[in-house]
Context: one part of a larger RNA
RNA sequence: UUGGGCGUAAAGCGUACGUAGGCGUUUCUUAAAGUUUCAAGUGAAAUCCCUCUGCUCAACGGAGGAAGUGCUUGAAAUACUUGAGAAAUCGAGGUAGGUAGAGGAAAGCGGAAUUCCGGGAGGAGGGGUGAAAUCCUAUGAUCCCCGGGAGAACACCAAAGGCGAAGGCAGCUUUCUGGGCUUUACCUGACGCUGAGGUACGAAAGCGUGGGUAGCGAAACGGAUUAGAUACCCGUGUAGUCCACGCCCUAAACGAUGCCCGCUAAAUAUUGGACCCGAUGUUACAUCGGGUUCAGUGUUGCAGCUAACGCAUUAAGCGGGCCGCCUGGGAAUUACGGUCGCAAGGCUAAAACUC
Numbered sequence: 001u002u003g004g005g006c007g008u009a010a011a012g013c014g015u016a017c018g019u020a021g022g023c024g025u026u027u028c029u030u031a032a033a034g035u036u037u038c039a040a041g042u043g044a045a046a047u048c049c050c051u052c053u054g055c056u057c058a059a060c061g062g063a064g065g066a067a068g069u070g071c072u073u074g075a076a077a078u079a080c081u082u083g084a085g086a087a088a089u090c091g092a093g094g095u096a097g098g099u100a101g102a103g104g105a106a107a108g109c110g111g112a113a114u115u116c117c118g119g120g121a122g123g124a125g126g127g128g129u130g131a132a133a134u135c136c137u138a139u140g141a142u143c144c145c146c147g148g149g150a151g152a153a154c155a156c157c158a159a160a161g162g163c164g165a166a167g168g169c170a171g172c173u174u175u176c177u178g179g180g181c182u183u184u185a186c187c188u189g190a191c192g193c194u195g196a197g198g199u200a201c202g203a204a205a206g207c208g209u210g211g212g213u214a215g216c217g218a219a220a221c222g223g224a225u226u227a228g229a230u231a232c233c234c235g236u237g238u239a240g241u242c243c244a245c246g247c248c249c250u251a252a253a254c255g256a257u258g259c260c261c262g263c264u265a266a267a268u269a270u271u272g273g274a275c276c277c278g279a280u281g282u283u284a285c286a287u288c289g290g291g292u293u294c295a296g297u298g299u300u301g302c303a304g305c306u307a308a309c310g311c312a313u314u315a316a317g318c319g320g321g322c323c324g325c326c327u328g329g330g331a332a333u334u335a336c337g338g339u340c341g342c343a344a345g346g347c348u349a350a351a352a353c354u355c
Stems, first nucleotide, its partner, number of pairs: 004326003007309002012323001014201004021194003025088007033081002035077008049065006091191001092188004096183004103177007110154001114150007125136002162169002206247006215241002220236004258322006266300016304311002328355003337348004
C1' cells in the first nucleotide's frame, strides 16, 4: 500500500468559520478529455508457458506459437464522468407575516442573606465537636431591636423545561445585537456538502497591570485525632474567587458517539409553531380536550446491527460525500529538534531497552 477499524477493547481534532482540494440535483444541445470497441506500429533476444522435435531418457538444446497486462497513432461509439452552451426547481438562499427562548454585550435598579460599623436593651457566657481544645467575651460577646456601609450571589417560579457551534447561559428593567422555528405565496436559479493548512471562540486553575475584597478559601499558623498525622475534624487565614484590559489554550472540553444528505415499525411524555374539530366563557379573542402536521427534547420498543453491554427516525440500522484518527503493553500526554508563551507550560513527536 491493500485490507480492517474508531460509544465502552487502540482510535472522532474541545467547537465553529473557511482557503486549496475532493464530491455534487433535473432536462436538452454540443464536444469527445476520461471510458469502451476496432485497426496499424512498437513492446530486442534469452527466460517463463504451450506444441513439435535432437542428444538411448532427463537435465540441456532446436523450431514454431502464445504471452508481453504497456505505449504511440488513426477510426468509431456516447450510457456514465468531464468541458462548453441553453433551460428548470425539489437542494441552497432571499422577501413577506407570525413566534419561543438563562443566546451575546453594556448600563441601571431590587429584595433576602452574610459580614462590618454606630446606637439601644441585656448581663455571662458564646462558638465548635464524635468528644474537645485552640478561638471570641465584663474594654460587655452570643441573643433581640433600630440605623448605616460593603462585596458577592440571585430562594420560590424551576421542569426528564428552554437557548447556544462548543465552552457555557438564570433576580428585574432598558438599549444594542446573533441565531432558530413556523406559515402561505412570491423571488434568485445549484449559488451546494465537506474541509488539509489557516483564522476565531474556548470551563476551571494560572500569569501581567490597575482596582476591589463581604463570604468562602490553596499556602501558612494554631487546636485536636493518631504510634506518627506534613491529612481527614475544628479555629484563624494570604493568594485566589469579583471587575477592567491583556495573556494562557488545557479538561472525564463526554453522548467517552466528526459534519452533511437520503431511506427504514410503532407507543408514550414534553417544549415551540401552523391547521382542523369539540366544550366553556367577559364571543374580537382566551382557556381546556381531541386530531393532523413541522421543528426540538426525553423514555420505551420492532426489524436490523453489536463481542457483549446495548443502539434502535436524536442509530451504534441501510446507503452516499468529505475530513480527522488507530495499528501490542511499557519506556512516553517523554527525550531531542522545531514552534508558540512573560512564565507556568502548550502543540508537534521518536529511539535504545524491556515484556